[in-house]
RNA sequence: GUAAGCAUAGCUCAAUUGUAGAGCACAUGACUGAAAAUCAUGAUGUUGUGGGUUCCAAUCCCAUUGCUGACU
Numbered sequence: 001g002u003a004a005g006c007a008u009a010g011c012u013c014a015a016u017u018g019u020a021g022a023g024c025a026c027a028u029g030a031c032u033g034a035a036a037a038u039c040a041u042g043a044u045g046u047u048g049u050g051g052g053u054u055c056c057a058a059u060c061c062c063a064u065u066g067c068u069g070a071c072u
Base pairs, nucleotide, nucleotide: 001071002070004068005067006066007065010024011023012022013021018055026042027041028040029039030038048064049063050062051061052060
């Protein structure tokens, strides 16, 4: 340089264009002499960034950034 893949909560990952979720972690409460475990409740997201299409975009299109491996 060429053509690809990936980017979503603190972490690991889901999500047929139609309410952005799960597990772990975290906070509070219950339980306990105190913890752990368990149970209940709760908070946390400009879906990498900037545009476009659409009634509606994490999802489709374009550009761009970062990372990964392949080819040269």
About this RNA
A computed fold for a 72-nucleotide RNA from a Planctomycetota bacterium, annotated as transfer RNA. Rfam family: tRNA. It is annotated as a transfer RNA. The coordinates come from a structure-prediction model, not an experiment, and the mean pLDDT is 81.